[in-house]
The part of an RNA shown here (large-subunit ribosomal RNA, domain II) has 716 nucleotides and comes from Chloroflexi bacterium CG_4_8_14_3_um_filter_45_15.
Context: one part of a larger RNA
């Protein structure tokens, strides 16, 4: 890992709702006892008790009333069975039957409602309470054969080296000291085996080994190592021991191990087993030692009940201060005018002032979530008409949800950042398949009951991959299309406006571009051309007291301006469409899905046909609900049938019990192969095997259905 078997909402008590059964103003017994059968009950008895038949009040208490209250006020909580039959009256129509309206009676009949006792199911509570799962807590015991320390008694340490004290002798001294030689043997001394340890590296890591092996290394007469026997212990002030590391106390120690309390508890994780049918959520509000839990409400479902209820639309009537707008108010803020006043300046002072700031006022333009003399659209409330087969409301049983996500729109926070956070609103996903967007929960189209080798469409598409298209008119040259801004540019197409122009424009070429004058000033110089001032006059076809280059200053070149040649358009500006530059990233083209595409297979516009989905239609079928017909069976018509959590309904299968009638050696169960039937769970038939029991129908009871739980056990 696979296969097989096992493996999780049970049982009891109490309450509650619904289904069902008995009895009914009553219902019902409990323990006990007796009898009979038998080890488990049945029948009888037993009326204690419980529920109901009356409520109100804290209570005394009163009672169809009672309580508060001074009250006969007022208020709170209570008090009446219903329908039909039956009977009576009236009306309509009328031959009668019949229909409608009102009343009487609950005496009688029926049903419902109501009471109670069983029983089944759903739910709640208490119990282990759907199953598995802690770390922990407490109690009583067992452990020092491992290891820590200690006690008692034993054992072990090759060889080599060094050579302390002390002593002896000699020298030396007054005596010492001292020196030399020798003897000597000390040492937590040196080196190095056994022995003990474990520094570094490698191997090993499913190992030789739940700590080893190899090489290297440390100690190796000592605080050494070691055998045997013994001592010290676990929540008590946390035990023992500790050359102290929270170390060690039997491969596990921040509190050992075993058993018990015990199925501890787990708002947490995982798992929770057959089928079909109907409906179908939530991820919100408030509260919470609360935030991944829970309570109430909201939203779902089931049962019962109820009014043209909800919703939409049209009309009418309302409340409101958003978008927008505006500047009266509250603030913000710009310019101008005027100006009290302040400052500066002048003045000894009074005062003056052409400079400056400025409250207020006036004019003009402007800003605001916490500004408004204005003010929508929507939405909301009410009401009337219309549409309206339930979408609405009430009561009760059962839930789940209370982590939401994205997209569009309106805001807030943030950086008008985030696949960001937080509200509102709508949609989708969640719980939604199908088609499109290459692929792509949340985007676009569209909501899948089943079948069909039928048709029509949506979004989106129609050169090939790949189902399906052509026409017409333009634009684009950038592979733009097929990623991006500010900004930039005689790209190109178009629409305007204004100049000049056959009395010759624009461009090009030829020629001129002068004189007063080197204007004045300044300056070393300043002559059109450093700078300042002025910017005239003359000759002219025209020519600035000079557009740029240039010189030290001149000179020189050039422009404006003018004539000629040529010949028909030319110049400026505004707007629009599509293109261009701006344009730089990491495996490989990689920013059309690819091929490939240029009067397009790109873009704009118009027309046209087709393709295209589980949409719609067609044909057949199934189911659910409603209406109608019918005694029913059933039929017709209409509508409906995506679905997680979850609610409701109907079934299949397994084991056993009771009853009934059956099957079986002429072959039961089981196993296996084949076929058939049913919407499914499943069922049936036949063949083989097998060799003794078995199914069906009705009712009942459950150890009643496995693929998942790092499930348990077994096999391979």
């Nucleotide at each position: 890992a696979c296969c097989g078997a096992c493996g999780a909402g049970u049982u009891g008590a109490u309450c509650u709702a619904c289904g069902u059964g008995g009895c009914c103003a009553g219902g019902u017994u409990a323990a006990g006892c007796a009898a009979c059968u038998u080890u488990a009950g049945u029948u009888g008895u037993g009326g204690a008790g419980c529920c109901g038949c009356a409520g109100c009040g804290a209570a005394a208490g009163c009672g169809a009333g009672u309580c508060c209250g001074a009250a006969u006020a007022g208020g709170g909580c209570g008090u009446a069975g219903c329908u039909a039959g039956u009977c009576c009256u009236g009306a309509a129509a009328c031959a009668a039957g019949u229909u409608c309206a009102g009343g009487a009676u609950c005496u009688c009949u029926a049903g419902c409602a109501g009471g109670u006792c069983g029983u089944g199911u759903g739910g709640a509570u208490c119990a282990g309470a759907c199953c598995c799962g802690a770390a922990a807590c407490c109690g009583c015991g067992u452990g020092a054969u491992c290891u820590a320390u200690c006690c008692a008694u034993g054992g072990u340490c090759a060889g080599a080296g060094u050579g302390a004290a002390a002593c002896u002798c000699a020298a030396g001294u007054a005596a010492a000291a001292u020196u030399g030689a020798g003897u000597g043997a000390a040492g937590g001394c040196u080196u190095g085996a056994a022995c003990c340890u474990a520094u570094g590296a490698g191997u090993g890591u499913g190992g030789c080994a739940a700590a080893a092996c190899u090489c290297c290394a440390g100690g190796a007469u000592g605080a050494a190592c070691u055998g045997u026997g013994g001592a010290u212990a676990g929540u008590g002030c946390a035990g023992g021991u500790g050359a102290a590391a929270u170390g060690c106390c039997a491969a596990a120690c921040g509190a050992a191990c075993g058993c018990g309390g015990a199925a501890a508890u787990a708002g947490c994780u995982g798992g929770u087993a057959c089928u079909c049918c109907c409906c179908g959520a939530a991820a919100u509000g408030c509260a919470u030692u609360u935030a991944g839990g829970u309570g109430c409400a909201g939203c779902c479902u089931c049962a019962g009940g109820a009014a043209g209820u909800a919703a939409c639309u049209u009309g009418u009537g309302g409340a409101g201060g958003u978008a927008g707008a505006g500047c009266u108010c509250u603030g913000a803020a710009u310019g101008a005018a005027u100006u009290a006043g302040g400052g500066g300046c002048c003045g000894u002072g009074a005062g003056g002032u052409a400079c400056u700031c400025u409250a207020a006022u006036u004019c003009a333009a402007c800003c605001a979530a916490a500004c408004u003399a204005c003010g929508a659209a929507u939405g909301c409330c009410a009401u009337a008409g219309g549409u309206g087969c339930a979408a609405u409301c009430c009561u009760g049983g059962g839930a789940g949800u209370g982590a939401g996500a994205c997209u569009g729109u309106g805001a807030a926070g943030g950086c008008u950042a985030a696949g960001c956070u937080c509200c509102a609103u709508a949609g989708u996903c969640g719980a939604g398949a199908g088609g499109g967007a290459a692929a792509c929960a949340g985007c676009c189209c569209a909501g899948a009951c089943c079948a069909u080798c039928a048709g029509c469409u949506a979004a989106g598409g129609u050169c090939c991959c790949u189902a399906a298209u052509g026409c017409a008119a333009g634009c684009u040259a950038a592979g733009u299309g097929g990623g991006a801004a500010a900004a930039g540019a005689a790209g190109u197409a178009g629409u305007g406006u204004u100049g000049c122009u056959a009395a010759a424009a624009c461009a090009a070429c030829c020629a001129g571009g002068a004189g007063g004058u080197u204007g004045g000033c300044u300056c070393a110089g300043a002559a059109g051309c450093a700078g300042c001032c002025a910017c005239c006059c003359u000759u002219u076809a025209a020519a600035g007291a000079g557009u740029g280059c240039g010189u030290a200053a001149c000179a020189g070149c050039u422009c404006a301006c003018u004539g000629g040649u040529c010949a028909a358009g030319u110049a400026a500006u505004a707007c629009u469409g599509c293109a261009c530059u701006g344009a730089u990233a990491a495996u490989u083209u990689a920013a059309c899905g690819g091929g490939g595409c240029u009067c397009a297979a790109g873009c704009u516009u118009g027309c046209u046909a087709c393709c295209g989905a589980a949409g719609c239609u067609a044909u057949g079928g199934c189911a659910u609900g409603g209406u109608c017909a019918g005694a029913a069976a059933u039929g017709a018509c209409c509508a409906u049938g995506g679905g997680u959590a979850g609610g409701g309904g109907a079934g299949c299968a397994u084991u056993g019990u009771c009853a009934u009638g059956g099957c079986u050696g002429u072959g039961a169960a089981g196993c296996u192969c084949u076929g058939a039937u049913g919407u499914a769970a499943a069922u049936c038939a036949g063949g083989g095997u097998g060799g003794a029991g078995c199914a069906a129908u009705g009712a009942c009871a459950a150890g009643u259905g496995a693929g998942a739980a790092u499930g348990u056990c077994g096999g391979u």
The organism belongs to Chloroflexota, within Bacteria. Its Rfam family is "Bacterial large subunit ribosomal RNA". The coordinates come from a structure-prediction model, not an experiment, and the mean pLDDT is 83.